[in-house]
RNAcentral holds the sequence, with entries from SILVA. This is a predicted structure of a 1445-nucleotide RNA (small-subunit ribosomal RNA) from a metagenome. Model confidence (mean pLDDT): 82 of 100.
RNA sequence: AGAGUUUGAUCCUGGCUCAGAACGAACGCUGGCGGCGUGUUUAACACAUGCAAGUUGAAUGAGAAAGUUUCUUUGGAAAUGAGUAAAGUGGUGUAUGGGUGAGUAAUGCGUAGAUAACCUGUCCAAGCGAUUGGGAUAGUCCUCCGAAAGGGGGAUUAAUAUCGGAUAUGUUGAUUACUUUUAAGGGUAAUCAAGAAAGGCGGCUUUUAUUUAUAAGCUGUCGCGCAUGGGGGGGUCUGCGUACCAUUAGUUUGUUGGUGGGGUAAUGGUUUAUUAAGACUAUGAUGGUUAAUGGGUCUGAGAGGAUGAUCCGUCACACUGGCACUGAAAUAUGGGCCAGACUCUUAUGGGAGGUAGUAGUGAGGAAUAUUGCGUAAUGGGGGAAAUCCUGACGCAGCGACGCCGCGUGGGUGAGGAAGGCUUUUGGGUCGUAAAACCCUGUUAGAAGGGAAGAAAUGCUUAUAGGUUAAUAUUUUGUAAGUUUGACGGUACCUUCAAAGGAAGCACCGGUUAAUUCCGUGCCAGUAGUUGUGGUAAUAUGGAGGGUGCAAGCGUUGUUCGGAAUCACUGGGCGUAAAGGGCGCGUAGGCGGCUUGGCAAGUCAGAUGUGAAAGUCCACGGUUUAAUCGUGGAAGUGCAUUUGAGACUGCUUGGCUUGAGUAUCAGAGGGGAAAGUGGAAUUCCCGGUGUAGAGGUGAAAUUUGUAGAUAUCGGGAGGAAUACCGGUGGUGAAGGUGACUUUCUGGCUGAAUACUGAUGCUGAGGCGCGAAAGCGUGGGGAGUAAAUAGGAUUAGAUAUCCUGGUAGUCCACGCCGUAAAUGAUGUUAACUAGGUGCAGGGGGUGUUGAUUCCCUCUGUGUCGUAGUUAAUGUGUUAAGUUGAUCGCCUGGGGAGUAUGGUCGUAAGAUUAAAACUCAAAGGAAUUGACGGGGGCCCGCACAAGCGGUGGAGUAUGUGGUUUAAUUUGAUGCAAUGUGAAGAAUUUUACCUGGUCUUGCUAUCCCGAAGAUCUCCUGGAAAUAGGAGAGUGCUCUUUUUGAGAGAAUUUGGUGAUAGGUGCUGUAUGGCUGUCGUCAGCUCGUGUUGUGAGAUGUUGGGUUAAGUUUUGUAAUGAGUGUAACCCUUGCCAUUAGUUGCCAGUAUUAAGUUGGGCAUUCUAAUGGGAUUGCCGGUGUUAAACCGGAGGAAGGCGGGGAUGACGUCAAGUCCUUAUGGCCUUUAUGACCAGGGCUAUACACGUACUACAAUGGCCGGUAUAAUGGGUUGUUAUUUUGUGAGAAGGUGUAAAUCCCUAAAAGCCGGUCUCAGUCCGGAUUGGAGUCUGUAAUUUGACUCCAUGAAGUUGGAAUCGCUAGUAAUCGUGGAUUAGUAUGCCGCGGUGAAUAUGUUUUUGGGCCUUGUAUAUACCGCCCGUCACACCACGGGAGUUGGUUGUACCAGAAGC
Repeated sequence: AGAGUUUGAUCCUGGCUCAGAACGAACGCUGGCGGCGUGUUUAACACAUGCAAGUUGAAUGAGAAAGUUUCUUUGGAAAUGAGUAAAGUGGUGUAUGGGUGAGUAAUGCGUAGAUAACCUGUCCAAGCGAUUGGGAUAGUCCUCCGAAAGGGGGAUUAAUAUCGGAUAUGUUGAUUACUUUUAAGGGUAAUCAAGAAAGGCGGCUUUUAUUUAUAAGCUGUCGCGCAUGGGGGGGUCUGCGUACCAUUAGUUUGUUGGUGGGGUAAUGGUUUAUUAAGACUAUGAUGGUUAAUGGGUCUGAGAGGAUGAUCCGUCACACUGGCACUGAAAUAUGGGCCAGACUCUUAUGGGAGGUAGUAGUGAGGAAUAUUGCGUAAUGGGGGAAAUCCUGACGCAGCGACGCCGCGUGGGUGAGGAAGGCUUUUGGGUCGUAAAACCCUGUUAGAAGGGAAGAAAUGCUUAUAGGUUAAUAUUUUGUAAGUUUGACGGUACCUUCAAAGGAAGCACCGGUUAAUUCCGUGCCAGUAGUUGUGGUAAUAUGGAGGGUGCAAGCGUUGUUCGGAAUCACUGGGCGUAAAGGGCGCGUAGGCGGCUUGGCAAGUCAGAUGUGAAAGUCCACGGUUUAAUCGUGGAAGUGCAUUUGAGACUGCUUGGCUUGAGUAUCAGAGGGGAAAGUGGAAUUCCCGGUGUAGAGGUGAAAUUUGUAGAUAUCGGGAGGAAUACCGGUGGUGAAGGUGACUUUCUGGCUGAAUACUGAUGCUGAGGCGCGAAAGCGUGGGGAGUAAAUAGGAUUAGAUAUCCUGGUAGUCCACGCCGUAAAUGAUGUUAACUAGGUGCAGGGGGUGUUGAUUCCCUCUGUGUCGUAGUUAAUGUGUUAAGUUGAUCGCCUGGGGAGUAUGGUCGUAAGAUUAAAACUCAAAGGAAUUGACGGGGGCCCGCACAAGCGGUGGAGUAUGUGGUUUAAUUUGAUGCAAUGUGAAGAAUUUUACCUGGUCUUGCUAUCCCGAAGAUCUCCUGGAAAUAGGAGAGUGCUCUUUUUGAGAGAAUUUGGUGAUAGGUGCUGUAUGGCUGUCGUCAGCUCGUGUUGUGAGAUGUUGGGUUAAGUUUUGUAAUGAGUGUAACCCUUGCCAUUAGUUGCCAGUAUUAAGUUGGGCAUUCUAAUGGGAUUGCCGGUGUUAAACCGGAGGAAGGCGGGGAUGACGUCAAGUCCUUAUGGCCUUUAUGACCAGGGCUAUACACGUACUACAAUGGCCGGUAUAAUGGGUUGUUAUUUUGUGAGAAGGUGUAAAUCCCUAAAAGCCGGUCUCAGUCCGGAUUGGAGUCUGUAAUUUGACUCCAUGAAGUUGGAAUCGCUAGUAAUCGUGGAUUAGUAUGCCGCGGUGAAUAUGUUUUUGGGCCUUGUAUAUACCGCCCGUCACACCACGGGAGUUGGUUGUACCAGAAGC
């Protein structure tokens, strides 16, 4: 110090979330030790039990008992216990200490003051005094009442209890005088009056009474009374500060003041009588809600924000409310009285009680401890003291609740052990970690030793002083001795043994340090936020590993921070939230130049205070630290005082520039009222006139023969004011437009004069304020919400049409709002210009006008600097500053509810919360899209030709069926597609029969007989049996035997196998947009950035083809070209090809030849090259010449970046998963060929441009040895027999067909059409039934040109005709090729479809198959309403009224 999250990406605005620190915490998991702290935040809820305030016999009278001892007549007595216990009177204390925070927004607290308006027990200092008398009373005894608590009567008694008298240095009161600092209850003096007391204890006999001893007396000490001063403590008053709500705006009758009386320690309406009518309040009264307050604590860089546990100060309270008494002090926590609630008790009449003291209990709650020890220390009360009391306090116990410290071991140790996890199977990692060896001893354990905290007081002794007559007594000091420890045998120290007893928690996608495997499969779950999980999850659960912290770690809650996200420091308001609709103006805020004064603000110095603790610093000290001690600093504040005099303020005097007034001139739809005009609409009357008019996209409703529309004349009435008219004028805004008159506001300019700061802004307030709406009364032509009808439409409560009422108009009165906008408050100053418009003025110049220049005011536009998130703005600021008002703080809920105010109402204004989301939003960018625009292209449309859709058949698909009908492909871009060919095989499917290391491959072990023939069972797979036969290489002891290679076979497990799944894990290949012209990059420039530029613009092209311009300049990939084929020519070469001439034949058959055709190799040829025109001098286009071919000559191959998670795991390859006597392998049979139906693609037709019959002409591409097959024979034919040629420019397939010539048919379901069916055959093949093709005879279905719709094609094309090939044993109407015949049309780009470029809008970006609004049904959640019922709080009025004063 920041980070994540809105978007495809960007920059902003803006919220949400996180990382930090803290806690009286709680919860989860875990837990070794110690020190120091800390612990009912909730029910100020209720409390059993114990303890927490007593003490004093040196104030006082009285006074036991048990026990023990002695005596005894055993009845008792005495002594001791003991002047003890207990109780009473009196004194003192109980008003402190301790607890709690309910109340209290000021009777409080903090700070600084005042008290000349006061009090003060005990304490200190000094002073004076303590005299003389009296009567009671508790206790005790007797008696009575009561259950008890308690109480009544009688008798007796003491005091430092109580009451008189005397005295009075001071004191108090009254009067008078003087004095202080103005008044004043201050001070001083005088006179008069009033008012006190108590003794106890110790000592002495110096003096007296008598001799001891006592009394008087003396003396010491404590106590008592009066009064002074002080100390500490308190009371009262004052200034300032002290939460939120204005949806609380008025409050108050003892209220505010005066006078007299009362009351208090004391001021005061504190109280009372009387009198006046005041007092407080927007600087927030009154009311409501919440709350003890400060030092401090937490956080923060600070300013601040939050908080008020522990410790300290103050206040308040003591079951709730009220009241007084006593006292120095109380309206009294462990006192009293009364009332109330609750609890307990009772003899039912009555009585007792108050843990917010300390322990403890119950309850509440997420949650908070022991019914401990001690008065040893510190402090307090009583006492002369010893001492007594002290749940204050000191300690211990419990709780990781917090802070701090320590430990859980250290060193060496690689076969990198075992094991776990993982792996690309090589390894890696846990990991020097462990083991092993060598050490140490903190802590816990055991044993032993063992503190400091203790100083005093008292007593004893000694001693030095004081008092005194005194060596008594007493007191002060010194010295010695003696006495006192809860904690605790604790801290600490030593020794012993032993690595032995001591590590967890959270996290690991990003934020945020740290990753792999397995399980799961939008399930289970996770999650602070973004999000994750749908079969390869670094996000879930587990494991290995890692990271962080560590006796703790996480979670939850809360506070501050980050958040400049309430902005004083330190924000904003054109479009993101945010300028009031506009003005006038009150309070307030701010205010021109200058002189003097004051010193309130301001600045500086000094003094006092700002408690202690705490924070900070230094030092010290616990082994260290936390904790603790000492000292310092700080405490930014307040008050007093001294000074300064710039600035602000107040005051005094002046000035003119701000502001205003006067004079002259000017412009204007500025406002109000009255009047007047013309055009137009409608209506009425009359004339002319006749059939429609009107209206629309088209119509209809409507109107018209009862005379419309049209046209002419006359009249009525209302509203609005054409042209001028203009980013022109004017007004504060709303607004304002015919003309005339009257009244009236403001503005501008020029020149002088005057006033002399009179100014700016403006909370409340007041006024104005479009349209619509409301009230009353008029008016009503046109128009027109509502409404009627007609259309449109699926509907049409709309748009369109015909009507039409409020309203629109006027007068008066309300309403008070608008996208009331420049979405920009008002005001003042400063900061480049250019160019318009409107209204003034001046200068130059001119005879004059025009012109030119300068200037003021208003209003536009472009633009610099600057500014802005950008867009933009830019002297009319959104720039730079000053003054002042209004407003904003995420989206929704909501400008809503409720309350108040206003209004007749409609409604306006002011204005929330619960709940919910992680966004909402602004500007700009790139795409995509638009029933937006512009330009352009394509058989895209149009113009044509022929089809499909109707029929039959073939084929594919869907659906259905089935044991199975294997499977993929599904808009274009699946459907004669994978499949260039399912009878078996194929085959993946089904049924049945079989095999299990398997059909096949590698490794290991064993065996053998390489191999071949035959038989039996079985549907076959296969099972069983018989026979023949020993091969190759090497070694050797050459009869044997052994080893090896190959082969066969049996076995074991590693493994094989899978057309099983995932094409959404993939490679490769393919389709499509699309053969469309696009897609990008380097450098530069530009923009905060995403991006832009280049690639856009003007031309041109089939083309991002090319040219030109240009902040771009270059480049790549596509285009084009290079490649193949075809069209022309040349050269070379002539067999199997060809034949002009020549010889020859039936025939290029043969000789001969290579000119021609042709074949197949190499070249040439076409490049806008030439001419003319157009064009920007370009690119290019148009026309022409020549040429076989002309502007890409025709055709093909060639497919950019990318899109569609397009298709394919069933071609193959391949990750993962699944299967392993089966999802693998073998066999037979069946199925893929089913069939109500729907769709696609084809073939054949419906006929005469034809069918049939006969004759006849002319191709090309290809294929051929498991082949093609001639001539010949045979069959009606398919074919058969037979076998010549041919591994091919040679032979064969091979007949080309349409065509042409001739004949027939004559418009019919036909001599069209051929489906279907019956019969008979041929061929292939092991096999033709399911299920082949073909032939012959017979049969002769539908169909007479096809609805909506839709497809192909631009020239050798469509159409039509035949022909070849691949695949096959056989099987094409399919597919891939080949040639023959051979058209029509294109004016063109309005429209449809697809595409390209530019531009525009966008709330779209899984991108229009987008996004998105509202209602309803059902379910659930939250919050309301509801007949009512009940509790609390508060106000007002009234009734009753305890104790007490």